[in-house]
Context: one part of a larger RNA
RNA sequence: UUGGGCGUAAAGGGCGCGUAGGCGGCCUGACAAGUCAGGGGUGAAAUCCCUCGGCUCAACCGAGGAACUGCCUCUGAAACUAUCAAGCUUGAGGCCGGGAGAGGGUAGUGGAAUUCCCAGUGUAGCGGUGAAAUGCGUAGAUAUUGGGAGGAACACCAGUGGCGAAGGCGGCUGCCUGGACCGAUUCUGACGCUGAUGCGCGAAAGCGUGGGGAGCAAACAGGAUUAGAUACCCUGGUAGUCCACGCUGUAAACGAUGGGUACUCGGUGCUGCGGGUAUCGACCCCUGCGGUGCCUUAGCUAACGCGUUAAGUACCCCGCCUGGGGAGUACGGUCGCAAGGCUGAAACUC
Numbered sequence: 001u002u003g004g005g006c007g008u009a010a011a012g013g014g015c016g017c018g019u020a021g022g023c024g025g026c027c028u029g030a031c032a033a034g035u036c037a038g039g040g041g042u043g044a045a046a047u048c049c050c051u052c053g054g055c056u057c058a059a060c061c062g063a064g065g066a067a068c069u070g071c072c073u074c075u076g077a078a079a080c081u082a083u084c085a086a087g088c089u090u091g092a093g094g095c096c097g098g099g100a101g102a103g104g105g106u107a108g109u110g111g112a113a114u115u116c117c118c119a120g121u122g123u124a125g126c127g128g129u130g131a132a133a134u135g136c137g138u139a140g141a142u143a144u145u146g147g148g149a150g151g152a153a154c155a156c157c158a159g160u161g162g163c164g165a166a167g168g169c170g171g172c173u174g175c176c177u178g179g180a181c182c183g184a185u186u187c188u189g190a191c192g193c194u195g196a197u198g199c200g201c202g203a204a205a206g207c208g209u210g211g212g213g214a215g216c217a218a219a220c221a222g223g224a225u226u227a228g229a230u231a232c233c234c235u236g237g238u239a240g241u242c243c244a245c246g247c248u249g250u251a252a253a254c255g256a257u258g259g260g261u262a263c264u265c266g267g268u269g270c271u272g273c274g275g276g277u278a279u280c281g282a283c284c285c286c287u288g289c290g291g292u293g294c295c296u297u298a299g300c301u302a303a304c305g306c307g308u309u310a311a312g313u314a315c316c317c318c319g320c321c322u323g324g325g326g327a328g329u330a331c332g333g334u335c336g337c338a339a340g341g342c343u344g345a346a347a348c349u350c
Stems, first nucleotide, its partner, number of pairs: 003322004007304002012318001014201004021194003025088002028085003033081002035077008049065006091191001092188003096183003103177007110154001115149007125136002162169002206247006215241002220236004258317006266295011299306002323350003332343004
């Protein structure tokens, strides 16, 4: 390589948009490139295979046959694939009518709490721990009352609740804006699926410039603990955490499970929309579609488990794996301000 695989053994790209490419619904006709049948030509010799023969046998050699699975050409077939033409509506999309949602952006705004400042009351402690000490306090702290400043986060509601492609999203209000779902069945008529390269998005930390800074808090300082204690505990505390713009591009970026379509027993919650029944009405009961959980049948699995949200049964497309270490290292390339990212070996060794 062929093959076999990718939830946990090595292996699903962090996620999307989408180029090339690959794959692609139903019906009719045409064509005959692929496909199939038959004929012809060619496919040197040797080799391989079969038969016979020559060296006493064999290796070796000679003769004949078969074969050379291929290519070219002619005639024909027309189911399938491709192509062309005409159509269809179930795939896909659009119009219309609805309701749900922490989906995104931006501007404003609210209360609780912490801290600080001012003032009142008030006096000797407060704080902290396993116990302490550092620390704060008679220059009046802690506690308590009133006023003010400022930053950050939004208790209850809150829920295997909701939304988003993923990262992620949570006080309230306005404005701008994306997507999904349900109903109706009016329109387009295969317009679809996937997607190498590419482009965009992408938690936290980190970086650049400028702001901001309440609380928290790497580094750092001190106090303890300890044999030591560059820790765990305590008192402080700077980057950072916040905002704007730009960069970085990683993660246990996890469902450790790529996307799409179809098919395959049931039971029971939650959630969005609808139909029927019932009622004064909301419930209840039956039922359709979408989402989100749990339990389970068949089946699958090494087992654990998965089980209509598949890890079942199939097809299409992409990514990836191929013993452990060396190593996600070196070298080269490329991206980045840097940190570093992406790509990614070998010797050697077990």